The prediction has a mean pLDDT of 86. A computed fold for an 86-nucleotide RNA from Salirhabdus euzebyi, annotated as c-di-GMP-I riboswitch aptamer.
RNA sequence: CGUACGAAAGGGCAAACUCAUUGAAAAGUGAGGACGCAAAACUAGAGGGGCUAAAGUCAUUUUGAUCAAGCCAGCCAGUUACCGAA
Numbered sequence: 001c002g003u004a005c006g007a008a009a010g011g012g013c014a015a016a017c018u019c020a021u022u023g024a025a026a027a028g029u030g031a032g033g034a035c036g037c038a039a040a041a042c043u044a045g046a047g048g049g050g051c052u053a054a055a056g057u058c059a060u061u062u063u064g065a066u067c068a069a070g071c072c073a074g075c076c077a078g079u080u081a082c083c084g085a086a
Base pairs, nucleotide, nucleotide: 005084006083012037013036017032018031019030020029021028022027035074041079042078043077047076048075049072050071051070056066057065058064059063
C1' cells in the first nucleotide's frame, strides 16, 4: 500500500407512524420521528425479483382479466467509498 475483516474513534443514513404536498395507483418530496443499517452511498434499457394498472386491449352481469414506457435498491445484485484494533 492492497485485499479480507469489523473492535474503537469521528460521524452518517433514517423504518413504522403523523402532518403537508405530487400522483389514477404503486410510490415520491418536505418537516417531525427512530425500527434498524459497515455501505440503509450510487445504479431501475448491466442483470434478477417485486409493487401498481391510469391509458390501451379482451371479455362483460358496468365489473373482471391482461399489460409498464410508472414505481421499489431498507429484496438479491453491480459499481464506488470513510476509519484501522484483532